[in-house]
Molecule: c-di-GMP-I riboswitch aptamer
Organism: Ureibacillus galli
């Protein structure tokens, strides 16, 4: 230095929930709160997966717009889904 995380020290982190807030939504962000997490520390590059605001098709409507349904679709998001990259404490079965 790299792997490695059985152990032992100090310690971090924060899921459902509740609560405020931003967002069309998925979600994000505080405050609580702890499922669990050796990177559950950062990072959307490539997969995956969620949403579908705006778009576009078709339905609906005498006609035509408006509403309304419904298909698709990310320039949104998922880093606690997987791969990647790239930082680290503590140590050595």
């Nucleotide at each position: 230095a790299g792997g490695c995380g059985c152990a032992a020290g100090g310690g971090g982190c924060a899921a459902a929930c509740c609560u405020a807030u931003c967002g069309a939504a998925a979600g994000g962000u505080g405050g609580g709160g702890a499922c669990g997490c050796a990177a559950a520390g950062c990072u959307a590059c490539a997969g995956u997966u969620c949403u579908a605001a705006a778009g576009u098709g078709g339905g609906u409507a005498a006609a035509a717009a408006a509403u309304c349904c419904u298909a698709u679709c990310a320039a949104g998001g998922u880093g606690g889904c997987u791969g990647a990259g790239u930082u680290a404490c503590c140590g050595u079965a």